The prediction has a mean pLDDT of 84. The part of an RNA shown here (small-subunit ribosomal RNA, 5' domain) has 497 nucleotides and comes from an uncultured Clostridia bacterium.

[in-house]
Context: one part of a larger RNA
RNA sequence: GGACGAACGCUGGCGGCGUGCUUAACACAUGCAAGUCGAACGAACGUUAGCAAUAACGUGAGUGGCGGACGGGUGAGUAACGCGUGAGCAACCUGCCUUUGUCAGGGGAAUAACACAGAGAAAUUUGUGCUAAUACCGCAUAACAUUUCCACUCGGCAUCGAGAGGGAAUCAAAGAUUUAUCGGACAAAGAUGGGCUCGCGUCCCAUUAGGUAGUUGGUGAGGUAACGGCCCACCAAGCCGACGAUGGGUAGCCGACCUGAGAGGGUGAUCGGCCACAUUGGAACUGAGAAACGGUCCAGACUCCUACGGGAGGCAGCAGUGGGGAAUAUUGGGCAAUGGAGGCAACUCUGACCCAGCAACGCCGCGUGAAUGAUGAAGGUCUUCGGAUUGUAAAGUUCUGUGAUGGGGGACGAAGAAAGUGACGGUACCCCAAUAGCAAGCUACGGCUAACUACGUGCCAGCAGCCGCGGUAAUACGUAGGUAGCAAGCGUUGUCC
Numbered sequence: 001g002g003a004c005g006a007a008c009g010c011u012g013g014c015g016g017c018g019u020g021c022u023u024a025a026c027a028c029a030u031g032c033a034a035g036u037c038g039a040a041c042g043a044a045c046g047u048u049a050g051c052a053a054u055a056a057c058g059u060g061a062g063u064g065g066c067g068g069a070c071g072g073g074u075g076a077g078u079a080a081c082g083c084g085u086g087a088g089c090a091a092c093c094u095g096c097c098u099u100u101g102u103c104a105g106g107g108g109a110a111u112a113a114c115a116c117a118g119a120g121a122a123a124u125u126u127g128u129g130c131u132a133a134u135a136c137c138g139c140a141u142a143a144c145a146u147u148u149c150c151a152c153u154c155g156g157c158a159u160c161g162a163g164a165g166g167g168a169a170u171c172a173a174a175g176a177u178u179u180a181u182c183g184g185a186c187a188a189a190g191a192u193g194g195g196c197u198c199g200c201g202u203c204c205c206a207u208u209a210g211g212u213a214g215u216u217g218g219u220g221a222g223g224u225a226a227c228g229g230c231c232c233a234c235c236a237a238g239c240c241g242a243c244g245a246u247g248g249g250u251a252g253c254c255g256a257c258c259u260g261a262g263a264g265g266g267u268g269a270u271c272g273g274c275c276a277c278a279u280u281g282g283a284a285c286u287g288a289g290a291a292a293c294g295g296u297c298c299a300g301a302c303u304c305c306u307a308c309g310g311g312a313g314g315c316a317g318c319a320g321u322g323g324g325g326a327a328u329a330u331u332g333g334g335c336a337a338u339g340g341a342g343g344c345a346a347c348u349c350u351g352a353c354c355c356a357g358c359a360a361c362g363c364c365g366c367g368u369g370a371a372u373g374a375u376g377a378a379g380g381u382c383u384u385c386g387g388a389u390u391g392u393a394a395a396g397u398u399c400u401g402u403g404a405u406g407g408g409g410g411a412c413g414a415a416g417a418a419a420g421u422g423a424c425g426g427u428a429c430c431c432c433a434a435u436a437g438c439a440a441g442c443u444a445c446g447g448c449u450a451a452c453u454a455c456g457u458g459c460c461a462g463c464a465g466c467c468g469c470g471g472u473a474a475u476a477c478g479u480a481g482g483u484a485g486c487a488a489g490c491g492u493u494g495u496c497c
Base pairs, nucleotide, nucleotide: 001497002496003495004494006493007492008491009490010489013366014365015364016363017362018361019359020358021324026322027321028320030319031318032317035066036065037064040063041062044059045058046057047056048055049054073277074276075275082202083201084200085199086198087197088196089195092194093193097190098189099188100187101186102185103184105139107137108136114129115128116127117126118125119124145170146169147168148167149166150165152163153162154161155160175182176181203249204248205247210240211239212238215237216236217235218234219233220232222230252274253273254272255271256267257266258265259264279300280299281298282297283296302313303312304311305310330356332355333354334353338352339350340349341348342347369399370398371397372396379390380389381388382387403438405433406432407431408430409429413424441486442485443484444483445482446467447466448465452481453480454479455478456477462469463468
């Protein structure tokens, strides 16, 4: 000098765009943040029409489907194939989406809802009876699927891979409807997303030198989507290590950001990619996908309810509260846009998101007036008492109208048949009006370093980044005048280069 998610002191007019718990991964009151589908299903209730049967519409539960594995948060753990980069899988999976081919025949048994009867303070739960389905289960059909047998061709990278032929065994489906469609099953391929393996790179300590028994390898079996000591039985005795094993400390990694001429050094906020976590620890279920933040179970700590028998909860989602701290915001508006879930759709949901609010926290822009004006006014300060300086500064004169104020108009963002749809917002912007009226401070002035005098103080009070000032004329302390620098900021502190 530059930089900052900054803080502190003094000061503070406006706008645009950003940013805002770096500390206690501390504890959380309250509200909201994941639902949706009646074009899968049966019943209940309500409204309307009707004398009624019934029909239409609606509501909240239930069965069923899809989604709650995305989106959002945090950085505790992790020195690791976690991340980055480059490869590999002849060792793998992939719902929704796209393409292609084929198919959808015929049956069955239940169950929630509901009704009745109970248990319980509650959470909840038991028994009996009834009912439907795109819920569930057989049967049929079936190959380019899976397994296996036979013989063959081509290829490769050890195991092997690809293709075609024949035989055997096994496996499927679902309907709805406004008749436009929306769905169902199997197979092949694509796309997307993931899983696994490897080379290289990835902080400090040797005042950490030896570490390791599922340890290292083999055979066989199991398990997985898949390879593998992943797990198990047996066998062998290996494996890692001064090219730093093991142990300890610290830490999410990267794109990037800051600095620097560069090399390098530092950092990892916001934004983007990956990883890990969801009160602590463990476990599986469901599912295409989870060892699942707002799912389940168990155990622990804590909080709450209780009729003492037993139950309920998890803000590192958005707001908000207490606490900690030098320190960090609203219990706001809207689904109008973008995106997501469900739905044929209408639409519903969406604290993602878009906006508004607060904060000079940062960057950028604008303003606080312009021109003229010498009696060099008054006042202040200094003075050698002559004057000098503040100073064209003010007053005065002539103008202008940014911001703020009042009035009038008024968007783009809406997505091209038309119509409809805007939270922001009567905002931005445009026009008119009136008044210089309402808007400047902070730090420094001994040298480094731009800028000096007076008074007070008297090694005191104090200053100080370094050198150093202060003990009676202090340009260095305090105040005043003046001056210099920056300016809605200025200084200080902290950290990095």
Record summary: The sequence was found in a public genome assembly.